Predicted 3D model of a 315-nucleotide RNA (Bacterial RNase P class A) from Flavobacterium sp. MedPE-SWcel. The gene name in the source record is rnpB. Rfam family: Bacterial RNase P class A. By type it is a ribozyme. The sequence is in RNAcentral, with records from ENA. The coordinates come from a structure-prediction model, not an experiment, and the mean pLDDT is 76.
C1' cells in the first nucleotide's frame, strides 16, 4: 500500500423567511423569549416498575433455567472463569487464539448415514483355541463407537429451581346535554285501575304534566404522564460486568396526535470532464416517541477509531 474479519464511535452541517406542539413573562382575541425524536423511537421476545382483580394449603398439567462465580431493582441479560471442542506453532507436553445451552441414558421409550456379519431382542463374521453345552476364550476386519450399565436429552422424558392474571385502552377524579331510578311542591283530570265498603260522596295511593333537588353514568376535561433504577464531569473499589462518593445540569409530552416546508450556502461520496477537487450532475441511510425503565433481536447509505489476518514490494 491493497483485501478482509472483529469490536467501538459517530450518523449530514449552518442561517433566514413562514408555520406547528408545550411552556415562562407581560400591557393576555396578541407580543416577546425558552424547549422540541433515536440508536434503533422498531419487533412486542425477556425481565421490572406502577395499576387493578384474583389468591388457606397441596397436587396436575403448561412454559422457562441448568458447570463454578459474581453483577444487578430483576432476567432467559452482562462479566469473570473451568471442563470440553476446533486451528496454528513447537522443544510433545505446553503456548497461542477462536468457540464453549455445559444436570441425569446406572428409572422408561425412541433413533442412528456410510462402512460392517452385526448398531442394541447381538438370528456373533472369518480364523484358531476350549466344552457335556453356549460368543466359553483370543485374533483379524469396518467404524466415532462393537456388549460396556455404548453412543444420543436444542429426542420425548427424569430431577432441581422459577412463574396467579389481565396491561396505562391499567386505574382514578370532575363532570354538559339527553333520558332517568328516587324525593319534595304545584296543577289538572276521574272514561278506567287499587284501599278505606255493599252502596253514593270523600280522602288516600297510583297514573299524567310543570318546577326543583339528586344518585349513576356518556360526551369531554383532569390526574396516571415525564425529577428518573436520570444525565454529565471528576476521584475511588473492582481482572471485568458493576458499585460507591463529591460537584453541576433539568433535557419532547402530544391524543389523532407537533418536531415541518421553502431558499442560500457548506461538507462527504459516486459518475462525468479537466492541465489543475477545475466544472457539472447525482446521492446523503434505516427510520419516527405515545406510561416509564433495563437488556435481546432485526434494519441502517457513508465517515472515522483501534486490534488481528492474507498477499505483493523494498530493506
Nucleotide at each position: 500500500g491493497c483485501c478482509g474479519c472483529a469490536g467501538g464511535u459517530c450518523g449530514c452541517c449552518u442561517u433566514a423567511u413562514c408555520g406547528c406542539u408545550u411552556u415562562g413573562u407581560u400591557u393576555u382575541u396578541a407580543a416577546c423569549g425558552a424547549a422540541g425524536a433515536g440508536g434503533a423511537a422498531a419487533g412486542u421476545c425477556c425481565g421490572g416498575a406502577c395499576a387493578c382483580c384474583a389468591u388457606a394449603g397441596g397436587g396436575c398439567a403448561g412454559c422457562a433455567u441448568a458447570g463454578c462465580g459474581g453483577g444487578u431493582a430483576a432476567c432467559g441479560c452482562c462479566c469473570g472463569u473451568c471442563a470440553c471442542c476446533a486451528c496454528g506453532c513447537u522443544u510433545u507436553a505446553g503456548c497461542g487464539c477462536g468457540g464453549g445451552a455445559g444436570g441425569a441414558c446406572a428409572a422408561g421409550u425412541g433413533c442412528a448415514g456410510c462402512a460392517g456379519a452385526a448398531a442394541g431382542a447381538a438370528u456373533g463374521u472369518a480364523c484358531a483355541g476350549g466344552u457335556a453345552a453356549u460368543g466359553c476364550u483370543g485374533u483379524a476386519g469396518u467404524g466415532a463407537a462393537a456388549c460396556c450399565a455404548g453412543g444420543u436429552a436444542a429426542a420425548c422424558u427424569c430431577u432441581a429451581u422459577g412463574c396467579g392474571g389481565u396491561g396505562c385502552a391499567a386505574u382514578g377524579u370532575c363532570a354538559a346535554g339527553u333520558a332517568u331510578a328516587c324525593c319534595a311542591g304545584c296543577a289538572a283530570u276521574u272514561a278506567a285501575g287499587g284501599g278505606c265498603u255493599g252502596c253514593u260522596c270523600g280522602c288516600c295511593c297510583a297514573a299524567u304534566g310543570c318546577u326543583g333537588g339528586a344518585g349513576g353514568g356518556u360526551a369531554g376535561a383532569c390526574a396516571g404522564a415525564u425529577g428518573g433504577a436520570g444525565c454529565a464531569u471528576a476521584a475511588u473499589a473492582g481482572u471485568a460486568a458493576u458499585g460507591u462518593u463529591a460537584u453541576g445540569c433539568c433535557u419532547a409530552g402530544a391524543u389523532a396526535a407537533a418536531u415541518g416546508a421553502u431558499a442560500a450556502g457548506g461538507a462527504u461520496u459516486u459518475c462525468u470532464u479537466u492541465u489543475a477537487c477545475u466544472a457539472g450532475a447525482a446521492a446523503u441511510a434505516c427510520a419516527g416517541a405515545a406510561u416509564c425503565c433495563g437488556g435481546c433481536u432485526u434494519a441502517u447509505a457513508g465517515a472515522c477509531c483501534u486490534g488481528c489476518u492474507u498477499u505483493a514490494u523494498u530493506u